[in-house]
RNA sequence: CUUAUUAAGAGCGAGGGAGGGAAUGGGCCCUGUGAUCUCGCGGCAACCUCACUCGGGGGUGAAGGUGCCAAAUCCCACGGGAUUCGCCAUGUCCCGGCAGAUGAG
Numbered sequence: 001c002u003u004a005u006u007a008a009g010a011g012c013g014a015g016g017g018a019g020g021g022a023a024u025g026g027g028c029c030c031u032g033u034g035a036u037c038u039c040g041c042g043g044c045a046a047c048c049u050c051a052c053u054c055g056g057g058g059g060u061g062a063a064g065g066u067g068c069c070a071a072a073u074c075c076c077a078c079g080g081g082a083u084u085c086g087c088c089a090u091g092u093c094c095c096g097g098c099a100g101a102u103g104a105g
Stems, first nucleotide, its partner, number of pairs: 001105006011041005019030003024077004042069003047065002049062006073099001078096006
C1' cells in the first nucleotide's frame, strides 16, 4: 500500500503500585475492593493452515501460525438522508467517509 472483518464470543492466579479506556476535544466509564501493564495457566474465535466431503464454491471437523478475553473499535466529531417541528437549534435513526485494530498478501 491492497483486501476482508470490526454490535457475537471468551477469566483466574502471581507480580507491580497509579492512573487508565490509541491520538486531540467532548461525553461516559474502569480504578488502592489494586485498574492499565507483565508473566503463568485457562478460555474464545476460526483469518491463514490441515483433513474429509459434495461439481467450481461451499459444508463439516481439528487447532499448527497469528489474534482476542470490561463497555459496539465504549460513544460522538466529517458529509448526505429520514424523522420530530410552523421554522431553526437540539434529539433519534440510517448510509457513507476519516482514523484505529486484527488477519492475509

SAM riboswitch aptamer (S box leader) from a pig gut metagenome, 105 nucleotides, folded computationally. The sequence is in RNAcentral, with records from MGnify. The prediction has a mean pLDDT of 83. Its Rfam family is "SAM riboswitch aptamer (S box leader)". A reference for the family is Grundy and Henkin (1998), "The S box regulon: a new global transcription termination control system for methionine and cysteine biosynthesis genes in gram-positive bacteria", Mol Microbiol.